[in-house]
RNA sequence: CGAAGUGGCGCAGACCGUCGCGUCCUUAGGGAUGAGGAAAGUCCGGGCGCCAUAGGGCUGGUUGCUGGGUAAUUCCCAGUGCGCGUGAGCGUGAGGAUAGUGCCACAGAAAUGAAAACCGCCGGGGCUUGCUCCGGUAAGGGUGCAACGGUGCGGUAAGAGCGUCACCAGCAAAGUCGAGAGGCUUUGGCUAGGUAAACCCCGCUGAAGGCGCAAGGCUAAGGUAUAUUGCAGGGAAACGGUGGCCCGCCGUCCUGUAGUGCCGAUGCCGCUAGAGGGUCCGAGUAAUCGGACCCCCAGAAAGAUGACGGUUUAAACAGAACCCGGCUUAUGAGCCACUUCGCAAU
RNA sequence: GCCCUUGUAGCUCAAACGGCAGAGCAACGGUUUUGUAAACCGUUGGUUGCGGGUUCGACCCCCGCCAAGGGCU
Numbered sequence: 001c002g003a004a005g006u007g008g009c010g011c012a013g014a015c016c017g018u019c020g021c022g023u024c025c026u027u028a029g030g031g032a033u034g035a036g037g038a039a040a041g042u043c044c045g046g047g048c049g050c051c052a053u054a055g056g057g058c059u060g061g062u063u064g065c066u067g068g069g070u071a072a073u074u075c076c077c078a079g080u081g082c083g084c085g086u087g088a089g090c091g092u093g094a095g096g097a098u099a100g101u102g103c104c105a106c107a108g109a110a111a112u113g114a115a116a117a118c119c120g121c122c123g124g125g126g127c128u129u130g131c132u133c134c135g136g137u138a139a140g141g142g143u144g145c146a147a148c149g150g151u152g153c154g155g156u157a158a159g160a161g162c163g164u165c166a167c168c169a170g171c172a173a174a175g176u177c178g179a180g181a182g183g184c185u186u187u188g189g190c191u192a193g194g195u196a197a198a199c200c201c202c203g204c205u206g207a208a209g210g211c212g213c214a215a216g217g218c219u220a221a222g223g224u225a226u227a228u229u230g231c232a233g234g235g236a237a238a239c240g241g242u243g244g245c246c247c248g249c250c251g252u253c254c255u256g257u258a259g260u261g262c263c264g265a266u267g268c269c270g271c272u273a274g275a276g277g278g279u280c281c282g283a284g285u286a287a288u289c290g291g292a293c294c295c296c297c298a299g300a301a302a303g304a305u306g307a308c309g310g311u312u313u314a315a316a317c318a319g320a321a322c323c324c325g326g327c328u329u330a331u332g333a334g335c336c337a338c339u340u341c342g343c344a345a346u
Numbered sequence: 347g348c349c350c351u352u353g354u355a356g357c358u359c360a361a362a363c364g365g366c367a368g369a370g371c372a373a374c375g376g377u378u379u380u381g382u383a384a385a386c387c388g389u390u391g392g393u394u395g396c397g398g399g400u401u402c403g404a405c406c407c408c409c410g411c412c413a414a415g416g417g418c419u
């Protein structure tokens, strides 16, 4: 200098003028404040609320290397194995294929069963002497994604893990290191394909009852009287809450008892002070956790956060509706740090 | 707010278990006719919504997006 990799950081316009909107405060003049990093998708997880503060069983579902973090997760961190890359690094849906079942098209002799001989090779027989029959052979050819360990040497009629032959791959056992996944070493016999993002089997569970802020709570006007609500007790069936199923529970039903009760929104609450934010210190490789101090940062209900003009280099994706943590997707212009490879020079 | 389904040729739909993506209509060319239609013969036409993954092999299985349609409250 060129080409790459990783991690991090904020910004998402600012200022002036005019007009306008939501919320809060107000001395009624005004003042303060007002979208996002994804507010999105709704893919996970949780808080919160109501119904038994949610129970038992079956059937399903989720998840899947190891350890850790968290309120929790299909998330995050650290590591192991495998794959890719010259490398820095990146990716990883990574339990089980000797529990069983299914599938493996076409091609091929044969596609999982210790089976199979198309060509070739070897031995023997026959004859029309280059053909045929029988047997051996999975080393070679051919087919295929895949052909029953691979290469070499020995061996043999030709061959074959046939070989206490070498090396390599895999499996098993022992030793050793590690918290573990697993790594390393030695020995053994010679080793039965792939697919579980096919059914399935196994393990895990903090997780699988349901519904979701239109959850749910309080009331006004008004309405209601053999009514209605709360509590207690009883209860055959059916129906509903209740959702894949069954049980259980509650309600509808009956009795008793109590009530200035009950019903009833477009009103009020829920509603934003929270697993909140910032700075510093400490523990930890890290995710994260602990402590101190400081700060308050939208809260609507036809639903605000805007429009016009000017200066400026000022552009993208995009608009809160109960809240929070992740993931995924969309997206502009930059900045910083570290690392790798190549070329050149010193 | 919470869920579900679908996406294949210009249109309507197939492809049973993962194994060469097809049919009807349409379009185009030809035959027939004085000419057109109909009929007959033939041909063209596909990023299977998009991007990844699993697998020897994907319309099919899995994940993430996009679009359309529907349901409940």
Stems, first nucleotide, its partner, number of pairs: 001342009011332001013312007021034005036317001040328002043326005048212004055247004063203002065079005080094001081092004095201002100199002102195003118141002120137008149168004153163002169191001171188007216269003222263003228259007238252004276295008347418007356371004365402001373389005395411005
This is a predicted complex of two RNAs, RNase P RNA and transfer RNA, with 419 nucleotides together.